[in-house]
RNA sequence: GUGGUUGUAGUUUAGUGGUGAGAAUUCCACGUUGUGAUCGUGGAGACCUAGGCUUGAAUCCCAACAACCACA
Numbered sequence: 001g002u003g004g005u006u007g008u009a010g011u012u013u014a015g016u017g018g019u020g021a022g023a024a025u026u027c028c029a030c031g032u033u034g035u036g037a038u039c040g041u042g043g044a045g046a047c048c049u050a051g052g053c054u055u056g057a058a059u060c061c062c063a064a065c066a067a068c069c070a071c072a
Stems, first nucleotide, its partner, number of pairs: 001071007010025004018055001026044006049063001051061002
């Protein structure tokens, strides 16, 4: 340099156009306990960036950026 794959919470991830973006873990508060851990309840936290198509985009298209793989 060329081609391909991927980009969602601090971390691991689900979600193949349809109207509250879900779960585990993490963190915080409360309860339980003599204290802590465990456990239970509640809460906080995310669609890499920019543009386009569409009534509607995390999802489709284009570009840029980043990571990985292959070739050179």
Molecule: transfer RNA
Organism: Cucurbita maxima